[in-house]
Record summary: The RNA shown here (transfer RNA) has 74 nucleotides and comes from a Myxococcales bacterium. The sequence is in RNAcentral, with records from ENA. The coordinates come from a structure-prediction model, not an experiment, and the mean pLDDT is 81.
RNA sequence: GCGGUGUUAGCUCAGCCGGAUAGAGCACCCGAUUCCGAAUCGGGAGGUCCGAGGUUCGACCCCUCGACUCCGCA
Numbered sequence: 001g002c003g004g005u006g007u008u009a010g011c012u013c014a015g016c017c018g019g020a021u022a023g024a025g026c027a028c029c030c031g032a033u034u035c036c037g038a039a040u041c042g043g044g045a046g047g048u049c050c051g052a053g054g055u056u057c058g059a060c061c062c063c064u065c066g067a068c069u070c071c072g073c074a
Base pairs, nucleotide, nucleotide: 001073002072003071004070006068007067010026011025012024013023019057028044029043030042031041032040050066051065052064053063054062
């Protein structure tokens, strides 16, 4: 230099061929339970979907450029 993968909550990740209020587990907060904890159960909060444009009635999803990560080829 060229090609490809990935980027979604604090962490690990889902999100089907574009559609409605963007989700799960763990962690965190509150409560129940307990002599107190742990475990368990109930509830809650938490997101510029890497960034900027474009296409579309509508974009996490498609296209372009850029950033970073990893892999391969030279």